[in-house]
About this RNA:
This is a predicted structure of a 71-nucleotide RNA (transfer RNA) from an archaeon. It matches the Rfam family "tRNA". Rfam classes the family as a transfer RNA. The RNAcentral record of the sequence draws on ENA. Its mean pLDDT, the model's own confidence on a scale to 100, is 83.
RNA sequence: GCGCUAGUAGUUUAGUGGCAGAAUGUCGCCUUGCCAAGGCGGUGGCCCGGGUUCGAGUCCCGGCUGGCGCA
Numbered sequence: 001g002c003g004c005u006a007g008u009a010g011u012u013u014a015g016u017g018g019c020a021g022a023a024u025g026u027c028g029c030c031u032u033g034c035c036a037a038g039g040c041g042g043u044g045g046c047c048c049g050g051g052u053u054c055g056a057g058u059c060c061c062g063g064c065u066g067g068c069g070c071a
Base pairs, nucleotide, nucleotide: 001070002069003068004067005066006065007064010024011023012022013021018054025043026042027041028040029039030038047063048062049061050060051059
């Protein structure tokens, strides 16, 4: 330099163009003599910029970062 692939919550991740979900964390409450465990509730996210579309996390282009391969 070229190609492939990945990027979603603090962390690990699901998501077939139409509501962004789960686990864990965190906060509050219940339970207990206390802690832990458990139960209930809250909190928090689509890497960046464009394009296509009535509608984009998803498709297209460019960029950034990581991984793999070729030279």